[in-house]
RNA sequence: UCGUGCUAGACGGGGAGCCAGCGGUGCCCUGCACCCGCAAUCCGCUAUAGCGGGGUCGAAUCCCUGCUCGAGGUGCGUUUGCGUGAGGCGCACUUGCUUAAGGGAUGAUGAUGGUCGGGCCCGGCGCAAUGGCCGGCCUGCGAAUCCCGUCAGGUCCGGGAGGAAGCAGCGGUAAACAGGUUCGCCCAUGUGCCGCCAGGUGUCCUGAUCGGAGUUACCUGAGUAAGGUAACACUCGGACAAGCGUAUCGACAGCAGGUGCACGA
Numbered sequence: 001u002c003g004u005g006c007u008a009g010a011c012g013g014g015g016a017g018c019c020a021g022c023g024g025u026g027c028c029c030u031g032c033a034c035c036c037g038c039a040a041u042c043c044g045c046u047a048u049a050g051c052g053g054g055g056u057c058g059a060a061u062c063c064c065u066g067c068u069c070g071a072g073g074u075g076c077g078u079u080u081g082c083g084u085g086a087g088g089c090g091c092a093c094u095u096g097c098u099u100a101a102g103g104g105a106u107g108a109u110g111a112u113g114g115u116c117g118g119g120c121c122c123g124g125c126g127c128a129a130u131g132g133c134c135g136g137c138c139u140g141c142g143a144a145u146c147c148c149g150u151c152a153g154g155u156c157c158g159g160g161a162g163g164a165a166g167c168a169g170c171g172g173u174a175a176a177c178a179g180g181u182u183c184g185c186c187c188a189u190g191u192g193c194c195g196c197c198a199g200g201u202g203u204c205c206u207g208a209u210c211g212g213a214g215u216u217a218c219c220u221g222a223g224u225a226a227g228g229u230a231a232c233a234c235u236c237g238g239a240c241a242a243g244c245g246u247a248u249c250g251a252c253a254g255c256a257g258g259u260g261c262a263c264g265a
Stems, first nucleotide, its partner, number of pairs: 001265006009057003012030004020046005034054005063258006072249010084237004090232001093227007101220003104216003113210007121199001123197004127192002129189004134184003137180004147172004155164003
């Protein structure tokens, strides 16, 4: 140096979580690197840290160590975004009050203001209206008999002439009843461009007059008070996502080094 056969060892690794701790099943990231059984209200082990059984490779591209790189994960902090809970600070919102700065409206066809009168409002008196009771008046109807007139028939008196009473009917009426224009008395009132008297207020309307230039918070603005969260904004908090910083673990990959035994040539 080569060949053969063995042994150590390898046959995935890592992260978070769970755990006294170490692994595994499960989740996640890498990646291609045996099989079977057990296993999250767990399965097994004890710093020698999966257990049990079987198989392949086997001293180096494959094992071990160190360094580099770095997928990815986790913790902390911070910025931003998204959405959410609580709070009642805001002139942001709602509602008031003040303000004539800017607009608008109105004003010499005369503003604000003043004076006088009237209306309106209140009270009293009167009048009218309406409604109601009553009375008068008119019309109608209306008494078998106890109203009137006329009384057929019939009755009575009379010798007769004639007379008397008088039912029905007819006509007219009393009481009662019905209706009606009108007249009168009394009562009442959310009636009244009615009359008179007296009064109060002026935020109302109207007429006349004095006077001579503003008045108006309607809109915007300014100031201020109250209200509460519906929205906005603000404060505090807790989720999720992204970025940055920091700490930690770290696959794959790369580089360097290290590492057996036996036999034979």
Notes:
This is a predicted structure of a 265-nucleotide RNA (Bacterial large signal recognition particle RNA) from an Armatimonadota bacterium. The coordinates come from a structure-prediction model, not an experiment, and the mean pLDDT is 77. Rfam family: Bacterial large signal recognition particle RNA. Clan: SRP clan. It is annotated as a non-coding RNA gene. Rfam's curators write: The signal recognition particle (SRP) is a universally conserved ribonucleoprotein involved in the co-translational targeting of proteins to membranes. Taxonomically the source falls in Armatimonadota (Bacteria, Bacillati). The sequence is in RNAcentral, with records from ENA.